[in-house]
Molecule: RNase P RNA; transfer RNA
Organism: Clostridiales bacterium
RNA sequence: CAAGCAGGCUGGACAGCCGCGCAGGCGGGGCGAAAGGCCCGCCCGUGAGGAAAGUCCGGGCUCCACAGGGCAAGAAUAACGGGUAACGCCCGCCGAAGGCGACUUCAGGACAAGUGCAACAGAGAGAUACUGCCAGGCGCUGGUCUCCGGCGCGCUGGUAAGGGUGGAAAGGUGCGGUAAGAGCGCACCAGCCGACUGGGAACAGCUCGGCUCUGUAAACUCUAUUCGGAGCAACACCGUGGGGGAACAUAUGGUCGGCCCGGCCGUUCCCAGGAGGUGGCUUGAGCCUGUUGGCAACAGCAGGUCGAGAUAGAUGGCUGUCAAAACAGAACCCGGCUUAUAGGCCUACUUGUGUU
RNA sequence: GCGGGCGUGGCGGAAUUGGCAGACGCACCAGCCUUAGGAGCUGGCGGGUAACCGUGCAGGUUCAAGUCCUGUCGCCCGCA
Numbered sequence: 001c002a003a004g005c006a007g008g009c010u011g012g013a014c015a016g017c018c019g020c021g022c023a024g025g026c027g028g029g030g031c032g033a034a035a036g037g038c039c040c041g042c043c044c045g046u047g048a049g050g051a052a053a054g055u056c057c058g059g060g061c062u063c064c065a066c067a068g069g070g071c072a073a074g075a076a077u078a079a080c081g082g083g084u085a086a087c088g089c090c091c092g093c094c095g096a097a098g099g100c101g102a103c104u105u106c107a108g109g110a111c112a113a114g115u116g117c118a119a120c121a122g123a124g125a126g127a128u129a130c131u132g133c134c135a136g137g138c139g140c141u142g143g144u145c146u147c148c149g150g151c152g153c154g155c156u157g158g159u160a161a162g163g164g165u166g167g168a169a170a171g172g173u174g175c176g177g178u179a180a181g182a183g184c185g186c187a188c189c190a191g192c193c194g195a196c197u198g199g200g201a202a203c204a205g206c207u208c209g210g211c212u213c214u215g216u217a218a219a220c221u222c223u224a225u226u227c228g229g230a231g232c233a234a235c236a237c238c239g240u241g242g243g244g245g246a247a248c249a250u251a252u253g254g255u256c257g258g259c260c261c262g263g264c265c266g267u268u269c270c271c272a273g274g275a276g277g278u279g280g281c282u283u284g285a286g287c288c289u290g291u292u293g294g295c296a297a298c299a300g301c302a303g304g305u306c307g308a309g310a311u312a313g314a315u316g317g318c319u320g321u322c323a324a325a326a327c328a329g330a331a332c333c334c335g336g337c338u339u340a341u342a343g344g345c346c347u348a349c350u351u352g353u354g355u356u
Numbered sequence: 357g358c359g360g361g362c363g364u365g366g367c368g369g370a371a372u373u374g375g376c377a378g379a380c381g382c383a384c385c386a387g388c389c390u391u392a393g394g395a396g397c398u399g400g401c402g403g404g405u406a407a408c409c410g411u412g413c414a415g416g417u418u419c420a421a422g423u424c425c426u427g428u429c430g431c432c433c434g435c436a
Base pairs, nucleotide, nucleotide: 001352002351003350004349006347007346008345009344010343012322013321014320015319016318017317018316020047021046022045024043025042026041027040028039030038031037049327053338054337056336057335058334059333060332061231062230063229064228074227075226076225077224078223080092081091082090083089094108095106096105097104098103109222110221114220115219116216117215118214130163131162132159133158134157135156136155137153138152139151140150141149142148143147171189172188173187174186175185176184190212191211192210193209194208195207196205197204198203235279236278237277238276243271244270245269246268247267248266253265254264255263256262286305287304288303289302290301291300292299293298357435358434359433360432361431362430363429366382367381368380375419384400385399386398387397388396402409403408412428413427414426415425416424
């Protein structure tokens, strides 16, 4: 320098004018019996994000259920160790796969508990015998005829080496062995189980022994662990009108076209609660700096600091300069994940090339 | 805020215990019929010369994915 890989930061700036929400201060022309209770005006301060998004996980908070516990159902997660309030998140590490490498990805428990499935092809799909090979039997037949052959047979048995099918065919290669064969035996390799050694563990091992068993659990299932339900339109308070219930009065009336019965209109108390209003509402697992421990995630300590809170919903518009500007807008609050994102900046590392 | 479902030719819509993707209807195209048009009948009909690629998109599991799983995009519905 080129190509790449991993991580972090930023997310227009400045000036002027106008406007909006919230908080504080000041003032009073207005409304109130009064109150900084409401309204208006002025001044000052402050005012979106890294994702505010998707609502995919985990919590706080609130209400409901529940003495406490267990089982079943349902759902979720899945190597190991750690972090955390918690997590399906993060860090470290192990294993597998990919890459020359930096590094990336993994749903990474168990098909050797049971069940299911494996289309087509193929003889045969978890057990087989189509072809083949071998032995015996039977029939025919040849010769040099107590012996040695040849041909045939869905007659019996052995075999899994060769052929072909398939994604997958009874661990692979070689030697021995055998009637032919076969982990039947041996050597090397692969896998599984147990022991030993190392490691905190997953796991590893050119150690020892045994075994050779198809794949699939993102099929049912089994194992281990976790989970009560609902959500700020939760929930609490105030609550005109109207509703439901009880008691009293039904004396006089009114009304349901007239009459009878009955209901309603009355007073008091209780209950639930629609519209609306207030709270919940933003000081919190908070942020910044330093330091200590830790590989790290993170934790401890010290100091500093307060940074939106609306309720039809503020956070905007115009002008000028700069070469030009992405995705996008809080609504109870946090921790994550995922997705969208123009431009710019920084750091570590890898490979190649060049120079010294 | 909470929950459920769907996405397949130009359109509707099958294939859902994973096994040859597009059955069937509409539309469209060609032919027959008709003087002509319509109706009717017959055939064709995703893309590509072919290999092959195609079920919203990107990945994964599996021998094999429209179907199973994860993420994502869009649409529809229900409840408060």